[in-house]
Context: one part of a larger RNA
RNA sequence: CUGGGCGUAAAGGGUCCGCAGGUGGCCUCGUAAGUUGAAUGUGAAAUCUCAGGGCUUAACCCUGAAACUGCAUCCAAUACUGCGGGGCUUGAGUCCAAGAGAGGUUGGCGGAAUUCCCGGUGUAGCGGUGAAAUGCGUAGAUAUCGGGAGGAACACCAGUGGCGAAGGCGGCUUUCUGGACCAAUACUGACGCUGAGGCGCGAAAGCGUGGGUAGCAAACAGGAUUAGAUACCCUGGUAGUCCACGCCCUAAACGAUGUCAACUGGUUGUUGGGGAUUUAUUUCUUCAGUAACGAAGCUAACGCGUGAAGUUGACCGCCUGGGGAGUACGGCCGCAAGGUUAAAACUC
Numbered sequence: 001c002u003g004g005g006c007g008u009a010a011a012g013g014g015u016c017c018g019c020a021g022g023u024g025g026c027c028u029c030g031u032a033a034g035u036u037g038a039a040u041g042u043g044a045a046a047u048c049u050c051a052g053g054g055c056u057u058a059a060c061c062c063u064g065a066a067a068c069u070g071c072a073u074c075c076a077a078u079a080c081u082g083c084g085g086g087g088c089u090u091g092a093g094u095c096c097a098a099g100a101g102a103g104g105u106u107g108g109c110g111g112a113a114u115u116c117c118c119g120g121u122g123u124a125g126c127g128g129u130g131a132a133a134u135g136c137g138u139a140g141a142u143a144u145c146g147g148g149a150g151g152a153a154c155a156c157c158a159g160u161g162g163c164g165a166a167g168g169c170g171g172c173u174u175u176c177u178g179g180a181c182c183a184a185u186a187c188u189g190a191c192g193c194u195g196a197g198g199c200g201c202g203a204a205a206g207c208g209u210g211g212g213u214a215g216c217a218a219a220c221a222g223g224a225u226u227a228g229a230u231a232c233c234c235u236g237g238u239a240g241u242c243c244a245c246g247c248c249c250u251a252a253a254c255g256a257u258g259u260c261a262a263c264u265g266g267u268u269g270u271u272g273g274g275g276a277u278u279u280a281u282u283u284c285u286u287c288a289g290u291a292a293c294g295a296a297g298c299u300a301a302c303g304c305g306u307g308a309a310g311u312u313g314a315c316c317g318c319c320u321g322g323g324g325a326g327u328a329c330g331g332c333c334g335c336a337a338g339g340u341u342a343a344a345a346c347u348c
Base pairs, nucleotide, nucleotide: 003320004319005318006317007302008301012316014201015200017198021194022193023192025088026087027086028085029084030083031082033081034080035077036076037075039073040072041071042070049065050064051063052062053061054060091191092188093187094186103177104176107173108172109171110154115149116148117147118146119145120144121143125136126135162169163168206247207246208245209244210243211242215241216240220236221235222234223233258315259314260313261312262311263310266293267292268291269290270289271288272287273286274285275284276283297304298303321348322347323346330341331340332339333338
C1' cells in the first nucleotide's frame, strides 16, 4: 500500500461549527495537465521464457529470438476528470406572511408540602421495625388550630406529546435571543457536502473563592441484625445537593447505529402546518417530525425494514485474539482529583 469490517461478537469520535485537504448539479466554448492511441529513442550484460547447438546425460555452457509491462521526446484523439470563459435553476441560501414548541438567557411573582420559631387547645406517650432499640417527650412532645421565618422543588395538566447539535429542558409571567416547519411568489446563481488539526458546548460527581442551607444525604456516630457486619434496616448527621464567578471534560455521553445525498411495496396511530371536500363530531390528500407493525431485500441469529441494519455515492472516525492495560514511560492539559495521547516484556 492492500483486504475484511464497526446495532448486540473487537470497532462510530459525547456533540456542533469550521481552516487545510478530499469531493461535487445541468448546458456550452476553449485548453490538452490527467487519460487513450501511433511513431522514434532508450530500457547494459547476465538472469527468466522460447527455438537450436556443445560436454556419453544432467547440472552447466554457447548462439539466436522474445521479453524487459518503464522513462523521455514528438504527433494525434477529446468521451470522462482537471483548468479557464459564458450561461441555467432543480442543490444551497435570502426576502415577505402565518402558526407550534419544558429551545436558551434574565428579573419578578405564586400556591401546596417538609422543617424550624411564637401563641392557643390538650395529655402521655410519640417515633421507628420483621421484631426491637438508639432517639424525641411531664422543662408538656406526638396530634390539632392560628401566626411567622427560610430554603429547595414545581402535584394535576402530562401524552412511545413537544423543543434542542448533543449534554439536556417542565408552576406563572417579563426582558433579550437561537433554531426548525408549512405555504406562496420574488431574488442570488453551485455559493454545496464532508472535515485531520483547531475553536466552542458538554449530565452527575469533584475542585477554587464568596454566599446560602428547608428537605435529602457520602463520610461519621449511635441502635439493631449477625459467628463477625467497617453492609443491607433504624435514629441522628457533615461535606455536597442550591446561587454567583472560575475550573474539571468524564459517563451504559445509548438508537450501544458518524454526517450528508439519491433510490426502493404497503398498513395503523400521533404532533405541527397547508390543500380539497362534507349537513356533520366527516372524509381524502400533501410536507415536516415522532411511534407501532410489516413486502422485497439484508443479517450468524436476534432483528432492521422509505427515520434501514435494503441498494448506492462523498468525506471523516475507529477495529485487527484474551490477559498484561486504557496501564507504564514520555509529551500536552489541570489548583488538585485526574484527563488525553499510548506501548512493551511476559503469559494463555